[in-house]
TPP riboswitch aptamer (THI element) from a Desulfobacteraceae bacterium, 98 nucleotides, folded computationally. NCBI's taxonomy places the organism under Bacteria, Pseudomonadati, Desulfobacteria, Desulfobacterales, Desulfobacteraceae.
RNA sequence: AUCAGGUGUUGGGGGAGCCCUGAAACACGGGGCUGAGAGAAAACCCUUAUAACUUGAACCGGGUAAUGCCGGCGUAAGGAAAACACCGUAAAAUGCCG
Numbered sequence: 001a002u003c004a005g006g007u008g009u010u011g012g013g014g015g016a017g018c019c020c021u022g023a024a025a026c027a028c029g030g031g032g033c034u035g036a037g038a039g040a041a042a043a044c045c046c047u048u049a050u051a052a053c054u055u056g057a058a059c060c061g062g063g064u065a066a067u068g069c070c071g072g073c074g075u076a077a078g079g080a081a082a083a084c085a086c087c088g089u090a091a092a093a094u095g096c097c098g
Stems, first nucleotide, its partner, number of pairs: 001094002005087006011047004017033006053078003059072004
């Protein structure tokens, strides 16, 4: 500043990259980076959406040992639209500045 939602359970949706190493390749194992989450933990995130996630994309700019690492693309297109309970509705939540 705007303004009614927020939390939980059930149900549902989603992702898993880069580098080093174990003689070599694949597989598997170990380690490092980013991140909420990197094949596991009965976790994490999301559930109408302006960002969970996918497409565009073997994309563009910056940066890194390297990588969707950061930003753009992006108020784009698609994407799970549910039920119940509690709290709240002059301050929750969100955004911006300090």
Record summary
Rfam family: TPP riboswitch aptamer (THI element). Rfam's curators write: Vitamin B(1) in its active form thiamin pyrophosphate (TPP) is an essential coenzyme that is synthesised by coupling of pyrimidine and thiazole moieties in bacteria. The coordinates come from a structure-prediction model, not an experiment, and the mean pLDDT is 75.